Annotation
SAM riboswitch aptamer (S box leader) from a Pseudomonadota bacterium, 116 nucleotides, folded computationally. The sequence was found by an Rfam model in a public genome assembly.
RNA sequence: UUUGUAUCCAGAUGACACAGAGGGAUCUGGCCCUUUGAAGUGUCGAGCAUCCUUAAUCCGCAUCAAGGUGCUAAUGCCAGCCCAUUCGGAGAUUUACGGAAGGGAAUCGAUACGAC
Numbered sequence: 001u002u003u004g005u006a007u008c009c010a011g012a013u014g015a016c017a018c019a020g021a022g023g024g025a026u027c028u029g030g031c032c033c034u035u036u037g038a039a040g041u042g043u044c045g046a047g048c049a050u051c052c053u054u055a056a057u058c059c060g061c062a063u064c065a066a067g068g069u070g071c072u073a074a075u076g077c078c079a080g081c082c083c084a085u086u087c088g089g090a091g092a093u094u095u096a097c098g099g100a101a102g103g104g105a106a107u108c109g110a111u112a113c114g115a116c
Base pairs, nucleotide, nucleotide: 002115003114004113005112006111007110008109013045014044015043016042017041018040022033023032024031027080028079029078030077046072047071048070051068052067053066054065056063057062076108082104083103085101086100087099089097
């Protein structure tokens, strides 16, 4: 890099130094954060979760500890393409069209574990 499986409406971030205008993955639109200092880098601490490993209690498949990852604004910030439902419009009696609401799926992405 490719690929398989699982998860993605829960939860949890502070200080200091460098730096100086962007950031929320990508494109478009919206919204939000940001000079009361963004992204990024470094140091030190805190926490969340339980994917993996180990050990213990134990068989409730649950609890707790250590370690390896990961994560710590807002649902993966929201919408987009597709599907069906409801509502209303126009038109017609049959479809097609575009709009709104809430829902599902897909794509893309992220993380963990495994395979090549």
The model forms 94% of the base pairs in the Rfam consensus.
The prediction has a mean pLDDT of 75.
It matches the Rfam family "SAM riboswitch aptamer (S box leader)". Its family is annotated with regulation of gene expression in the Gene Ontology.
NCBI's taxonomy places the organism under Bacteria, Pseudomonadati, Pseudomonadota.